Predicted 3D model of a 79-nucleotide RNA (c-di-GMP-I riboswitch aptamer) from Candidatus Electrothrix gigas. It was read from a public genome assembly, where an Rfam model found it. It matches the Rfam family "c-di-GMP-I riboswitch aptamer". From the family's description: GEMM was predicted in a large-scale screen for bacterial structured RNA regulatory elements.
[in-house]
Order: sequence, then structure tokens, then C1' cells
RNA sequence: AGUUGAUAAAGCCACAGCCGUUGUGAAACGGUGUCGGAAAACCACGGGUCUCCAAGGGGGAGAUAGCCGGGUCGCCUAC
Repeated sequence: AGUUGAUAAAGCCACAGCCGUUGUGAAACGGUGUCGGAAAACCACGGGUCUCCAAGGGGGAGAUAGCCGGGUCGCCUAC
């Protein structure tokens, strides 16, 4: 440096549910929780899904990175 994620070690993240706050909403943040995760770290670029607005048609503004692809950075491990 490349590939791998079977075993192990160290630490990391935190689904659903519940409580509080914010938002019209999808959802977000904090606490609890611990389903899971080697990118479940970051980026809405492509697709998907969802919300709000508009609606005759076309559309507009958002949410989701723990839906998939792509990009950037990166721990440990084996070869």
C1' cells in the first nucleotide's frame, strides 16, 4: 500500500419502545434503552421511500446517509 471481515482485543455508534423539547409534518435533538452496525463516520450527487405546499398538467420546499448506488475520510484484524 492492496485485499479480507472468520476468530480475538481495545474502544466507538445506538433501532424499536418510553420521557422531555422543537417542527404544520416527514423527522430532529437530549435522556433512557441496546435491535443491530467495520463505516450505522461525513456529503442529498443519482435512484427509492416519506412529509408539507400547490394542483388541470407540469411543479416547489423539505426529511431520510440505520433503503440502495456514488464520493470523501477512517479504527482494529488476517493475508